Model confidence (mean pLDDT): 75 of 100. Bacterial RNase P class A from a Candidatus Sericytochromatia bacterium, 331 nucleotides, folded computationally. It is recorded under the gene name rnpB. The organism belongs to Candidatus Sericytochromatia, within Bacteria.

């Protein structure tokens, strides 16, 4: 580019009880993920959502948001020399369990040890946890005092708890003081806090149509909120089989938690305020092929030079009620 191709508005012709058919014109017809269907929202409907168990999501703070397992921004912990990344980050002092082989002992330890007393004796009684040994982890850690041998029994410093003060909106930092120190695992039941009714656009709405058999349950209560229980509602409901056919029509259906731009509040997510535009809505499914032109990359060919030039390639995928993420795919 020019003609197709959907489906909307106008106009004309034909044709009618009417839907409807042709032609012609105008403007307009796929994303970054339309995917996955993993999270959450609006919308619909079922007692206007009822109570209780039961089950299930979440899990450091404060902001944002309709709401979220999203997003900002901080706090801690962890990696890294560093810029940065990373992180299912509530409770192990409510209870259960579980910690392989090893070891005496895996949580109120006692094998080898050490110390005191006694015996005929490797005997009997008793303190003890310093050092050996296992083991991923062994009862706060190192060093000193102490002591009969020891022990936070004391002392310093090192880690951690509690407590008090201060700082901060808070998570949290930071002094101080008290020997307070009996392991790990909660992506094992578990417990605590905080949320959750359920099912989906084949929800659903309206008018139309809706033939027939034959079993079975039912006011001793069908049916209807996912599981049991009350409760509440009140006449129907399943099964199979023959006929009809329908994925019927019309609405829900795309103007919206909307785009685009400027301003103004804030670190930021993001909120408001003007202005501006309308941008798919086809119930099986259009959005596609041709031609020129660019761009990309790769091969050849040329050239001082990706300088020309000629060929090839050129993804992952694709609306079907709709929005926020978030995760995969990608020339």
């Nucleotide at each position: 580019a020019a003609g197709u191709u959907a489906a909307a508005u106008u106009u004309u012709u034909c044709g009618u009880u009417u839907u409807a058919a042709a032609a012609a014109a105008u403007a307009u017809g796929a994303g970054g993920a339309a995917a996955g269907u993993c999270c959450g929202g609006g919308c619909u409907u079922c007692a206007u959502a009822g109570g209780g168990c039961a089950a299930g999501a979440u899990g450091c703070c404060a902001g944002u948001u309709a709401a979220a397992a999203g997003c900002u921004g901080g706090u801690a912990g962890g990696a890294g020399u560093a810029a940065u990344c990373c992180u299912g980050a509530g409770g192990a002092u409510a209870g259960u369990g579980c910690c392989a082989c090893a070891g005496a002992a895996a949580c109120a330890a006692a094998c080898c040890g050490c110390c005191u007393a006694u015996u005929a004796a490797u005997u009997u009684a008793g303190g003890c946890a310093a050092g050996g040994g296992u083991g991923c982890a062994a009862a706060g850690g190192u060093a000193g005092u102490g002591u009969a041998a020891g022990a936070g029994a004391c002392u310093a410093c090192c880690a951690g708890a509690a407590a008090u003060c201060a700082g901060g909106a808070g998570a949290c930092u930071g002094a101080u003081u008290u020997g307070c120190u009996a392991g790990g695992u909660a992506a094992a039941c578990c417990c605590c806090g905080u949320c959750u009714g359920a099912a989906g656009c084949a929800a659903g709405a309206c008018g139309a149509a809706u033939a027939g058999a034959a079993g079975a349950a039912u006011a001793u209560g069908a049916u209807g909120c996912c599981g049991c229980c009350c409760g509440c509602u009140g006449a129907u409901u399943c099964u199979u089989c023959u006929g009809g056919u329908a994925u019927a029509g019309u609405c829900g259906c795309u103007a919206g938690a909307g785009g685009u731009a400027u301003u103004u509040a804030g670190u930021a997510a993001u909120a408001a305020a003007u202005a501006u535009c309308c941008c798919a809505g086809a119930u099986a499914g259009a959005u596609a092929a041709u031609c020129g032109c660019a761009a990309u990359a790769u091969a050849c060919u040329u050239u001082u030079a990706u300088u020309a030039g000629u060929a090839u390639a050129u993804a992952a995928a694709g609306a079907a009620a709709c929005c926020g993420g978030c995760u995969u795919a990608u020339a």